[in-house]
RNA sequence: AGAGUUUGAUCCUGGCUCAGAACGAACGCUGGCGGCGCGUUUUUAAGCAUGCAAGUCGAACGGGAUCCAGGUGCGUGCACCUGGUGAGAUGGCGAACGGGUGAGUAACACGUAGGUAAUCUACCCCCUGGUCUGGGAUAGCAUAUGGAAACAUGUGGUAAUACUGGAUGAGGCCUUUGGAAUCAAUUUUUUGAAGGAGAAAGGCGCUUUGGUGCUGCCUGGGGAUGAGCCUGCGGCUCAUUAGUUAGUAGGUGGGGUAACGGCCUACCUAGACGAUGAUGAGUAGCCGGCCUGAGAGGGUGACCGGCCACACUGGGACUGAGACACGGCCCAGACUCCUACGGGAGGCAGCAGCUAAGAAUCUUCCGCAAUGGGCGAAAGCCUGACGGAGCGACGCCGCGUGAAUGAAGAAGGCCGUGAGGUUGUAAAGCUCUUUUCUCUGGGAGGAAUAAGGUUCGGAGUGACUGCCGGACCGAUGACGUUAACAGAGGAAUAAGCCCCGGCUAAUUACGUGCCAGCAGCCGCGGUAACACGUAAGGGGCAAGCGUUGUUCGGAAUUAUUGGGCGUAAAGGGCGCGUAGGCGGUAGCGCAAGUCUGGUGUAAAAUACCCCGGCUCAACUGGGGAACUGCGCUGGAAACUGUGCUACUUGAGUAUAGGAGGGGGAAUUGGAAUUCCUGGUGUAGGGGUGAAAUCUGUAGAUAUCAGGAAGAACACCUGUGGCGAAGGCGAAUUCCUGGCCAUAAACUGACGCUGAGGCGCGAAAGCGUGGGGAGCGAACAGGAUUAGAUACCCUGGUAGUCCACGCUGUAAACGAUGUGCACUAGGUGUUGGUGAGUGAAUCAUCAGUGCCGAAGCAAACGUGGUAAGUGCACCGCCUGGGGAGUAUGCUCGCAAGGGUGAAACUCAAAGGAAUUGACGGGGGCCCGCACAAGCGGUGGAGCAUGUGGUUUAAUUCGAUAUACGCGAGAAACCUUACCAGGGCUUGACAUAUACGUGACGACUGUAGAGAUAUGGUUUCCCUUCGGGGCGCGUAUACAGGUGCUGCAUGGCUGUCGUCAGCUCGUGCUGUGAAGUGUUGGGUUAAGUCCCGCAACGAGCGCAACCCCUGCUGUCAGUUGCCAGCAUUAAGUUGGGGACUCUGACGGUACUGCCGGUGACAAACCGGAGGAAGGUGGGGACGACGUCAAGUCAUCAUGGCCCUUAUGUCCUGGGCUACACACGUGCUACAAUGGUUGGUACAGAGCGACGCGAGACCGCGAGGUGGAGCAAAUCGCAGAAAGCCAAUCUCAGUACAGAUUGAAGUCUGAAACUCGACUUCAUGAAGGUGGAAUCGCUAGUAAUCGCGCAUCAGCAUGGCGCGGUGAAUACGUUCCCGGGCCUUGUACACACCGCCCGUCACACCAUCCGAGUUGGGGGUACCCGAAGUCGCUAGUCUAACCUGCAAAGGAGGACGGUGCCGAAGGUAUGCCUGGUAAGGAGGGUGAAGUCGUAACAAGGUA
Repeated sequence: AGAGUUUGAUCCUGGCUCAGAACGAACGCUGGCGGCGCGUUUUUAAGCAUGCAAGUCGAACGGGAUCCAGGUGCGUGCACCUGGUGAGAUGGCGAACGGGUGAGUAACACGUAGGUAAUCUACCCCCUGGUCUGGGAUAGCAUAUGGAAACAUGUGGUAAUACUGGAUGAGGCCUUUGGAAUCAAUUUUUUGAAGGAGAAAGGCGCUUUGGUGCUGCCUGGGGAUGAGCCUGCGGCUCAUUAGUUAGUAGGUGGGGUAACGGCCUACCUAGACGAUGAUGAGUAGCCGGCCUGAGAGGGUGACCGGCCACACUGGGACUGAGACACGGCCCAGACUCCUACGGGAGGCAGCAGCUAAGAAUCUUCCGCAAUGGGCGAAAGCCUGACGGAGCGACGCCGCGUGAAUGAAGAAGGCCGUGAGGUUGUAAAGCUCUUUUCUCUGGGAGGAAUAAGGUUCGGAGUGACUGCCGGACCGAUGACGUUAACAGAGGAAUAAGCCCCGGCUAAUUACGUGCCAGCAGCCGCGGUAACACGUAAGGGGCAAGCGUUGUUCGGAAUUAUUGGGCGUAAAGGGCGCGUAGGCGGUAGCGCAAGUCUGGUGUAAAAUACCCCGGCUCAACUGGGGAACUGCGCUGGAAACUGUGCUACUUGAGUAUAGGAGGGGGAAUUGGAAUUCCUGGUGUAGGGGUGAAAUCUGUAGAUAUCAGGAAGAACACCUGUGGCGAAGGCGAAUUCCUGGCCAUAAACUGACGCUGAGGCGCGAAAGCGUGGGGAGCGAACAGGAUUAGAUACCCUGGUAGUCCACGCUGUAAACGAUGUGCACUAGGUGUUGGUGAGUGAAUCAUCAGUGCCGAAGCAAACGUGGUAAGUGCACCGCCUGGGGAGUAUGCUCGCAAGGGUGAAACUCAAAGGAAUUGACGGGGGCCCGCACAAGCGGUGGAGCAUGUGGUUUAAUUCGAUAUACGCGAGAAACCUUACCAGGGCUUGACAUAUACGUGACGACUGUAGAGAUAUGGUUUCCCUUCGGGGCGCGUAUACAGGUGCUGCAUGGCUGUCGUCAGCUCGUGCUGUGAAGUGUUGGGUUAAGUCCCGCAACGAGCGCAACCCCUGCUGUCAGUUGCCAGCAUUAAGUUGGGGACUCUGACGGUACUGCCGGUGACAAACCGGAGGAAGGUGGGGACGACGUCAAGUCAUCAUGGCCCUUAUGUCCUGGGCUACACACGUGCUACAAUGGUUGGUACAGAGCGACGCGAGACCGCGAGGUGGAGCAAAUCGCAGAAAGCCAAUCUCAGUACAGAUUGAAGUCUGAAACUCGACUUCAUGAAGGUGGAAUCGCUAGUAAUCGCGCAUCAGCAUGGCGCGGUGAAUACGUUCCCGGGCCUUGUACACACCGCCCGUCACACCAUCCGAGUUGGGGGUACCCGAAGUCGCUAGUCUAACCUGCAAAGGAGGACGGUGCCGAAGGUAUGCCUGGUAAGGAGGGUGAAGUCGUAACAAGGUA
């Protein structure tokens, strides 16, 4: 520090996810030791058995229960005595600390800084002055009574440091009154005077009994500590909480408190708080700190420390220095327990522990030895505070599980065809060590001192005890079998967990087969899974490792640091303007902000730095710096602020001008439309793609004249004008707003923005009343259509128009808030002004457009009218869907508007641009693509292939690019199919072992045959071991036309013989990519030329190759014959001239001429030439596409069969037949048929062959065998044609199917199922519907010939030659293709994508008659305890009066009033649970219906 994930790829936006750190954690697997920490969190401030957690003082006091020991008496179990122990009371101090918890609390609760001149403070310290003199009770105790108990009551008597009267009182307090200081103040301080009220307690030592010491007590002052109260500032969420408040805000009097105060009360006033967020709701103890982070921040508030609050729930006071009191009291409530039913008792959120809940958190331990606390003079007692131990890998830190050596690279495992690799120096083995472990032994420190003793010094006293300070001695250890150390033993006691597709370090095999499973995200798994499971190996961490949860980080993904808003989410529809924010120039003050110095505080701990202590570390001690904050104080004055004085440039005002569809009202106008009336006039009109509905003979449409009505204002009209926006368009008049420019006068910052607020605000819509020509939702009809609730047509109501009112929204858009300033230019246009004689032109201001520099931007683009650079202010955004929905509130008559969520769900949704593909987008161009022609197919019969059907089987494949295709020959064979019969190392190959000598041929038998079984005959070499070859047996294996062409190779088809497809370097772009390859011409062609940020190159095109056309040279046999000779005949001699054959050459290149073109390429025409612009034909098929075809040509991975899915045989089938389709043949006839005669090819083939002449047969053919391995012989008569004859338009002398009979040939064999011949028979068919195919010249058409396959079988295929046309204006249209361009939501690429209803399942949500909880408020009722007040019924020791009786003061009890918790009633609010039913939403496998959107998406 980043990474993965949207796409075919790219850039951006944007979310999701990961890698890090942390934890009071939990779970899974595993687990050796020690140190230091931590341990009921979210559940449950739920309930608790048991024990302990606060007592102490006899030196305050009366006294002594109980128990123990001894003794006495004796009635042996009691009484008494002595000594010890010392309970429980009175009294004092403590119990308000320490310990726990976080429920409540949004608050002066907390933090921080202050105030208290408005206060208190026991114990402690310092100081002052005192401690005199009386009195009456009461507990304990005794006794009696009641009660189950808890406990209560009566009577009697007793003490105090308990209570109380009096005295004194320096000082203090209160009242009145002077002076001074301070002051906002009668506020405080100080100093006087007068008056008033108010204290106390003893105890223990020493004593020469006179006193004296210590301690306690009282008054007052001061300190320290602690506490109360007040204030500034600071720290949560929600505005779908906007108004709240009656003791409320203030005053006066009174009361109350330690103290100010509405704290309380009576009266008066009507205030107080709130958008800087009151009130309400939700949540929450706050902080030092802790975690994270570079920081700023974010999260958190366990342990430790500070503060607060609470103690079963609610209320209350008492005592006290302090409480409204965790282990106190009273009352109410819930719960638990005891009970004799009358009543009582209790409060673990102290330490242990229990129950329940939960994923989850410990021992009913030891000790007061240390530290600290309470009491005490002290010894000491108490102390679950605390110190320790125990349990838990819960965390952090440290150590160990051995070290060295060791290659035969052991065995085993795993991988590999093998060689070998790997585990791996790892192990074993050998040598060594002993941390840890076990056993044993001694053994630090934590302990300081207290009481007391010894001693020294000091103050003081008449002296002693005592007091103060120092030194030495002096008991005490829970932990503890401590730590550490030493000795002995022995490698001995000690390694796991997760991961290995990418992110992310680390891979192979097997199993599984969209199953089982994995998964943090992307995603793996459908037979070759590096992703599942296992193994081996590897990687990471390590006494732990993973998972889950949570927080921060990464996330600049809430952006102060540090984001955005034209199109990705995001500018308010527009203005006016309030609060607020911000604000021009100069001067002088002030000093709030700001800066700076000093100072106080910011507790300690933590964190950081340095130095120490435990062997190190964790842990811990000391020191430092820091704590960015707040307060006080001194200073500065630039900036902000503020006060004052000025200024004119911002802003505004007045005067003189200008343009304008700016707004409102009134009036007027013409064109058009419709309607009405009348005239002319006659059969249609209208409408559409085509029609129909409609209208018209009752006279339409058309046309003329007149009239009426309403609405809108052609031309001008213009990226022209005006307005804030919406918007504004005939003319005139009236009223009225704004804007611009020029001059200079005036005011003097008066400004900008603007949350709320107010106003304006298209269309549609709503209300009331008018109006209604045209248009026209709804509606009706006609069409279209599968349907058509649409598009089209004919009608047509609301509405559109006017007035008044409402609505308040729009893609209200420049998808761009307003204002100001600055930042290259160029060119239009509108309105001014100036210069210029004027036109032109120039300058300038205000608008409005285009292009464009820099810059900006993801790109597109923007660019002085910014989306540039800055400033000020406002609005808005934070993934997609759910959803602008629900709910609440609010506005509206309604429709609806404003504000506006969540659950749930997905890993994307999106922007711009790129390359393709596609379009019922566009342009250009080509092709027998259309057109122009010729001939066909589709109709008939037959042949052949396919589908379908049938069948035991009709083997299989191909199915736009299959269908006379694989098959260039299915009677058997082929053959893969079916039936039946056989075989099992096999029909075929290799190897080994053993046995054997054959195999074969000829010939019997059984059988359909395979086969089985006989007879005869029969191997080679040899070193004599054997070998070769063959057969048999056995084992490895063979075999498979079985599956997968979607595992493959190879081959092939198609686009397409279309002109395309790419690369290197350079350049452009952030990039995908582009450029080149586009453009202008041209071509059959990316062919060539020109231009050009491109320059070159490759695969394709063309050429090179073959055939053919002309010609030359060479060569002449089997070919040829001009001349010579010869013959029946190139038959022979001869010849090489010619033809021809076949080898090598030549020729054609737009080369030449003219024109066009751009001076090019090229095109047109011409000459010459056998041939002219590629001369004609062939072979040749770029990058790629279709998971195209083929596992049945062949090859091949995997799977499957193995007495069968292999193999052999016989027979059957592939040849079936209602039907459908493709490809052909033959015809339908006279351009013909038939008969006779007659002419001219080319290319092939031939020895298991072609087969001549001759003879036989009507013929197919037969007999026979000359010649020929072929320019020699044969197949072999070419046919159409030509010359004659005949037929005469008919189902014919056309056509030949079908059928019968007889034959021929091949072949073991023609029944299923061959071809041919002869005779006879003589079907459909008279030129073929919709539709469709081929062909542009030696082509179509037509005519025959040959070959391959082959025993035989050709209408098919492949070749060959003969005869030999017509037409092409042209590119609008159909099909296919190429290039450019455009749109796109497609990229599996239109056979794409995708929307909504309905049906089914699941999920969450909303509404909901109700029902059931919780919380708050208000009103009223009842009213406990208790404080306060009143009262005087009962009782009454101290004090007063009084001789007494009695009375008084005061008190207690009682009664009563206010307040008052819980409870009750009523009402309304907030918030949950549940619910019949209803609603929409989301998600689901390949459901149903349509096709709305994306292309002009077929109606943008």